The RNA shown here (Lysine riboswitch aptamer) has 164 nucleotides and comes from a mouse gut metagenome. Rfam family: Lysine riboswitch aptamer. Its family is annotated with lysine biosynthetic process in the Gene Ontology.

RNA sequence: AAGUAGAGGUUGCGUCUUAAAAGAGUACUCCGAAGGAUGUGUCAGGCACAGAUGAAUCCGGAUGAAAGGGUAAGAUGCCGAAAGAAAGUAUUUGCUGGGAUACUUUCUUGGGUAUAUGGUGAAUAACCAUAUAACUGUCAUCUUUUUAGAUGGAGGGCUGCUUU
Numbered sequence: 001a002a003g004u005a006g007a008g009g010u011u012g013c014g015u016c017u018u019a020a021a022a023g024a025g026u027a028c029u030c031c032g033a034a035g036g037a038u039g040u041g042u043c044a045g046g047c048a049c050a051g052a053u054g055a056a057u058c059c060g061g062a063u064g065a066a067a068g069g070g071u072a073a074g075a076u077g078c079c080g081a082a083a084g085a086a087a088g089u090a091u092u093u094g095c096u097g098g099g100a101u102a103c104u105u106u107c108u109u110g111g112g113u114a115u116a117u118g119g120u121g122a123a124u125a126a127c128c129a130u131a132u133a134a135c136u137g138u139c140a141u142c143u144u145u146u147u148a149g150a151u152g153g154a155g156g157g158c159u160g161c162u163u164u
Base pairs, nucleotide, nucleotide: 001163002162003161004160005159006158009079012078013077014076015075016074017073018072019071029062030061031060032059034057038050039049040048041047043097044096045095082109083108084107085106086105087104088103089102090101091100092099093098110136111135113133114132115131116130117129118128119127120126138153139152140151141150142149143148
C1' cells in the first nucleotide's frame, strides 16, 4: 500500500409489514338561523372557477375521514451505517417563481443522551440545524507501582489476519 473479517450500542444506523393510540368528533358534504360580498385552486404573481338562485365569517344540527410523524411487535439491510448543506441531472406539481422525489459530485458530522434557541409539525410527541454539558468507544502523547488520570485528534479512522 492492497485485500479480507470485525468492534463501538441492548436507546448504534436505516427500510418494510402488522396492531392499537393520537390526528378528531377535526377536515369534507348536507340542513337551518344570523351575516351581506367576497372566496377557492399548498405560498406569491398570473389565469381559471364559485358567488345576491347569497361569498367569507359565526352559531346549532346530521354524517364523518385520511396522510405525514411517533409507540409496540416482527422481519430485514448494514457500521459513513446514516443525517444535513450546496451544485447539477431526471421525474413530478405547474403558466412562472418556487416546492417535492430520486441519483451524482463536493463539504460537515465517531456515537447516543440531556438542556436551550430556531425551523417543520395537531402536539409538551418526534425530526432537522446550532450551541452547551457530562457520558461513551477509538488512537496518539504525557503522568502513574498498578488500577487509572490529563491533554489532543478524527470514521479515508481503529483492531485482527493475509499478500506485496